Description: RNAcentral holds the full RNA, with entries from Greengenes. Predicted 3D model of a 520-nucleotide part of an RNA (small-subunit ribosomal RNA, 5' domain) from an uncultured bacterium. The coordinates come from a structure-prediction model, not an experiment, and the mean pLDDT is 83.
[in-house]
Context: one part of a larger RNA
RNA sequence: GGAUGAACGCUGGCGGCGUGCCUAACACAUGCAAGUCGAACGGGAGCAUUGCCAUGGCGGGACUUCGGUCAGGCCGGGCAGCGCUCCAGUGGCGGACGGGUGAGUAACGCGUGGGCAACCUGCCUCGCACUGGGGGAUAACACCCAGAAAUAGGUGCUAACACCGCAUAACGGGAGGGGGCGCAUGCCCCUGCCCUGAAAACUCCGGUGGUGCGAGAUGGACCCGCGUCUGAUUAGCUUGUUGGCAGGGUAACGGCCUACCAAGGCGACGAUCAGUAGCCGGCCUGAGAGGGUGGACGGCCACAUUGGGACUGAGACACGGCCCAAACUCCUACGGGAGGCAGCAGUGGGGAAUAUUGCACAAUGGGGGAAACCCUGAUGCAGCGACGCCGCGUGAGCGAAGAAGUAUUUCGGUAUGUAAAGCUCUAUCAGCAGGGAAGAAAAUGACGGUACCUGACUAAGAAGCCCCGGCUAAAUACGUGCCAGCAGCCGCGGUAAUACGUAUGGGGCAAGCGUUAUCC
Numbered sequence: 001g002g003a004u005g006a007a008c009g010c011u012g013g014c015g016g017c018g019u020g021c022c023u024a025a026c027a028c029a030u031g032c033a034a035g036u037c038g039a040a041c042g043g044g045a046g047c048a049u050u051g052c053c054a055u056g057g058c059g060g061g062a063c064u065u066c067g068g069u070c071a072g073g074c075c076g077g078g079c080a081g082c083g084c085u086c087c088a089g090u091g092g093c094g095g096a097c098g099g100g101u102g103a104g105u106a107a108c109g110c111g112u113g114g115g116c117a118a119c120c121u122g123c124c125u126c127g128c129a130c131u132g133g134g135g136g137a138u139a140a141c142a143c144c145c146a147g148a149a150a151u152a153g154g155u156g157c158u159a160a161c162a163c164c165g166c167a168u169a170a171c172g173g174g175a176g177g178g179g180g181c182g183c184a185u186g187c188c189c190c191u192g193c194c195c196u197g198a199a200a201a202c203u204c205c206g207g208u209g210g211u212g213c214g215a216g217a218u219g220g221a222c223c224c225g226c227g228u229c230u231g232a233u234u235a236g237c238u239u240g241u242u243g244g245c246a247g248g249g250u251a252a253c254g255g256c257c258u259a260c261c262a263a264g265g266c267g268a269c270g271a272u273c274a275g276u277a278g279c280c281g282g283c284c285u286g287a288g289a290g291g292g293u294g295g296a297c298g299g300c301c302a303c304a305u306u307g308g309g310a311c312u313g314a315g316a317c318a319c320g321g322c323c324c325a326a327a328c329u330c331c332u333a334c335g336g337g338a339g340g341c342a343g344c345a346g347u348g349g350g351g352a353a354u355a356u357u358g359c360a361c362a363a364u365g366g367g368g369g370a371a372a373c374c375c376u377g378a379u380g381c382a383g384c385g386a387c388g389c390c391g392c393g394u395g396a397g398c399g400a401a402g403a404a405g406u407a408u409u410u411c412g413g414u415a416u417g418u419a420a421a422g423c424u425c426u427a428u429c430a431g432c433a434g435g436g437a438a439g440a441a442a443a444u445g446a447c448g449g450u451a452c453c454u455g456a457c458u459a460a461g462a463a464g465c466c467c468c469g470g471c472u473a474a475a476u477a478c479g480u481g482c483c484a485g486c487a488g489c490c491g492c493g494g495u496a497a498u499a500c501g502u503a504u505g506g507g508g509c510a511a512g513c514g515u516u517a518u519c520c
Base pairs, nucleotide, nucleotide: 001520002519003518004517006516007515008514009513010512013392014391015390016389017388018387019385020384021350026348027347028346030345031344032343035093036092037091040090041089043087044086045085046084047083049081050080051079052078053077056075057074058073061070062069063068100303101302102301109228110227111226112225113224114223115222119220120219124216125215126214127213128212129211130210131209132166134164135163141156142155143154144153146151172195173194174193176191177190178189179188180187181186201208202207229275230274231273236266237265238264241263242262243261244260246258247257248256278300279299280298281297282293283292284291285290305326306325307324308323309322328339329338330337331336356382358381359380360379364378365376366375367374368373395425396424397423398422405416406415407414408413429461432455433454434453435452439447464509465508466507467506468505469490470489471488475504476503477502478501479500485492486491
């Protein structure tokens, strides 16, 4: 000198774009953050309408033998059909994405380059083939019933694209035959036999689905070369350890696991141990080499109170799923239960220090749905903070009686100083009034009456901070008297201090200026 997620002191006009718990991965009140589909299914409730049934109440008409009879109006009841809305349930898809954090991890975790002849891949695209025929349940519901609750239990009924057989087909498996190829294990194609072995309907007839196989795309898993902090005042470490054989397990290779056999494997080219740390693209600095760093944004990884475990599923060992254990908090009728902000806001606490319990799904994107649409604290915006960068303003021209005031003085003056006043202009920003977007493909705008444009109006509402001994741009007076104090280094202060304090003047930067911390 540059830089910062900064903090502190003094000061503070506006706008744009960014950015904002670096500390306690401390504990959390409250609200919201993942739902959706009735075009998969059966119900319950409500509304409207149509038909039928039996009739209750009210009022009135016609006939009447005064006993009644007939037609019709309003309100009400039951059953069935159709339509709409809402609700829980069965079922499907999605809750594995998006969002947060950096605790752990020195590791194939990450980066980079490869391998997979050792693998998987829902939704999507393409191609081929199929979608035949059956069955038994179960929630909801009704009834009974345990419990304070959370939540159970029993009996009875019912539907499906829920569940389960059968048929058929491919793939696959077994023992064969034939052909081609490679990279060692091997890979690919054709073929006859045996075994196993799929599916789901809806329809407005257009289609939407379902199943199997092959291929693609996308996403992932695994393996390897190289690179990846400090300490030797850590020198030895290791028994599933190292290898083999057989098996199990997995989507798949493998001590991944098990039994048996062998005794190996790593290490001064630093094993093991200890400390520290998420890694990278990048960012800061530097002429570069390098050094430092990993906040925002993007990629990967890991985690979700702590530890462990599996279930479901194409995908999890699953932040707002389940089970167990532990700590903590809450409810309790003491028997037993409930919870997890490192999502967005917000609270307490810690701290030098870090924001609103805001608006909207209008846009972009995501989930569901045929769609309408619903959900979305992702996102888009707004609010707060000079936290940073950038831009603008706080006026411009003329103006010497060099006014007053102030400081100083050798008392003559000198400085402040064209500075002010005064005159003439202008109106950026702010304020007032009018108009008023783009962002949105036809409609739909949170932002927002915002940006922007126009008009009128007044120099009005808008300057501070640090420094002035040398380094280092900028000096005088007074006060103080090794005191009070200053200080980055050298050093100032003990009676004329350009170094302390104040004033005047000056210098620097400027809505900031200094200080502190850290890096180069």